[in-house]
Context: one part of a larger RNA
């Protein structure tokens, strides 16, 4: 020279567009942030329109937020399959016949409260048996093909035989469902090769450990896990251990190579107070679900019970530091819903903050007796200086007033932001400039104060009585709404 998620000083006029807890993943009051469907299903209340606990169905695995752990098939790369996939599209077939629980209701009873307990009774798209079915699924035969080649031993194709497993109904009659079994889309599991930071003052490491067999397990391969066998298996190409760290597109830098980085967007992972667990489900071993231990708060009739902001705001500590307890569902996207529509701190918008980035402005033109005033003088003048007065003009901007959008996709309706952007007129130069810096590197010099003092300082170094290097005043140099110092990286 660049670059920052920046901080500190001084100083500040406006807009757009980005941006904001790097530190305690420390603690947290208060509000929101996931619901939804009465067209599944009995009931209760109605003003008769409708609301509404419940049971039941679908989401609560996205979506948001953080980077503790994690040197790992964690992330990138380029391959693989032993596998699953709710809702979606697409093709087929199909949608009988029964049955008994339970909640909510009730009656009782227990407890401060959280909440339980019993009886007795009811419904569904809840649960349970039955009926069929298939190119489904099991086991059992044939058949074709390929290793081996004497058996035999896999893997596909067909065909055949016994056994198994299905469904739920709603309706405003349009429709909305539901089961089976193929495909498709997207998506997810796992496996591999290759890379992926420092340490030898870490040199030897492992027993479920490397293999097999049988079994279990799982969507599914595997010691994943069990029993048996056998005793191997990684390791200077650095095994093991210690230390740091999320990983990538990217991002700064640099001519490249590389180097440093991993805010902001975007893709993967990991975690939701600490640890472990399942359970529910196509999907989790679930941030705003469950149980159990710990630590912490909070209630409490002292019996026992509540609860988790690494969601958006905010508080509190920490800290050189980092925002508003803000509007809106109008867009976009999402859950639920036949739809209307709820819900949505995603999101969209406004607000703080010169953190940035870039754009505008603080006025244009003329003006010499080169006023005044500073400050300097060799006292003659010289600088500040066309700078100003002063005269003419302009209004970007700023006030004020009229007008007034598109973001609506959708035939009517619907707009947080917002009467904002933007246009127009009025009035007046009116409402706006600083920072650092002048010894040399390095652009800019005189004067006075101080006198190895007070102090400057990136580095040579300056100050001891004439200091162009310290203070102040004039002058000048460079940037400019910013200048400058610190801090990291190239």
């Nucleotide at each position: 020279g660049g670059a920052u998620u920046a901080a500190c000083g001084c100083u500040a006029g406006c807009g757009a567009c980005g941006u904001g807890c790097c530190u305690a993943a420390g603690g947290u009051a208060u509000g929101c942030a996931a619901g939804u469907c009465g067209a599944a299903c009995g009931g209760u209340c109605u003003u008769c329109g409708g609301a509404c606990a419940g049971u039941g169905g679908c989401a609560g695995a996205c979506g948001g937020c953080u980077g503790a752990g994690u040197a790992a098939c964690g992330c990138g790369u380029a391959g693989g399959u032993a596998u699953c996939u709710a809702c979606c599209c697409c093709a087929a077939a199909c949608u009988c016949g029964g049955g008994u629980a339970u909640a909510g209701c009730u009656c009782a009873u227990c407890g401060a409260a959280a909440g339980a307990u019993g009886g007795g009774g009811u419904a569904a798209u809840u649960c349970c048996c039955g009926a069929u079915a298939g190119u489904c699924c099991c086991u059992g035969a044939a058949u074709u093909g390929a290793g081996u080649u004497u058996u035999c031993u896999c893997u596909a194709u067909u065909u055949c035989a016994u056994g198994g497993u299905a469904a739920a109904g709603c309706u405003c009659u349009g429709g909305c469902g539901g089961u089976u079994u193929g495909g498709g889309a997207a998506g997810a599991g796992c496996c591999u090769g290759c890379g992926u930071c420092c340490u030898a003052u870490c040199a030897g490491g492992u027993a479920g450990u490397u293999g097999g067999u049988a079994g279990g397990g799982u969507a599914a391969u595997u010691g994943c896990c069990u029993a048996c066998c056998a005793a191997g298996c990684c390791u200077a190409u650095g095994a093991c251990g210690g230390g740091u760290a999320g990983c990538u597109g990217g991002u700064c830098u640099g001519a490249g190579a590389g180097g440093a980085u991993g805010a902001u967007c975007a893709g993967c992972c990991a975690g939701a107070c600490u640890g472990g667990g399942a359970c529910u489900g196509u999907g989790a071993c679930a941030c705003g679900g469950c149980c159990c231990a710990g630590a912490c708060u909070c209630c409490u009739a002292c019996g026992g019970g509540a609860g988790g902001c690494a969601g958006c705001a905010a508080c509190u500590a920490g800290g050189a530091a980092u925002c508003g307890u803000g509007c809106g569902c109008a867009a976009u996207g999402g859950a639920c819903g036949c739809a209307a529509g709820u819900c949505u701190g995603a999101c969209g918008c406004c607000g703080c903050g010169a953190c940035g980035u870039c754009g505008c402005g603080u006025g244009g033109a003329g003006g010499a007796u080169g006023a005044a005033u500073g400050c300097c003088u060799u006292a003659g003048g010289g600088u500040u200086g066309u700078a100003a007065a002063c005269u003419c003009c302009u209004u970007u901007u700023a006030a004020c007033a009229g007008g007034g959008a598109a973001c609506a996709a959708g035939u009517u309706c619907u707009g947080a932001g917002u009467g904002u952007a933007c246009c127009u007129g009025u009035u007046g130069a009116a409402u706006a400039a600083g920072u650092g810096c002048c010894u040399g590197c390095u652009a800019a010099c005189c004067a006075c104060g101080u006198g190895c003092c007070a102090g400057a300082a990136g580095c040579a170094u300056c100050g001891g009585u004439a200091a162009u290097a310290c203070g102040u005043g004039g002058g000048g140099c460079a940037c400019g709404a910013g200048c400058g110092u610190u801090a990291u990286c190239c």
Annotation
RNAcentral holds the full RNA, with entries from SILVA. The part of an RNA shown here (small-subunit ribosomal RNA, 5' domain) has 490 nucleotides and comes from a metagenome. Rfam family: Bacterial small subunit ribosomal RNA.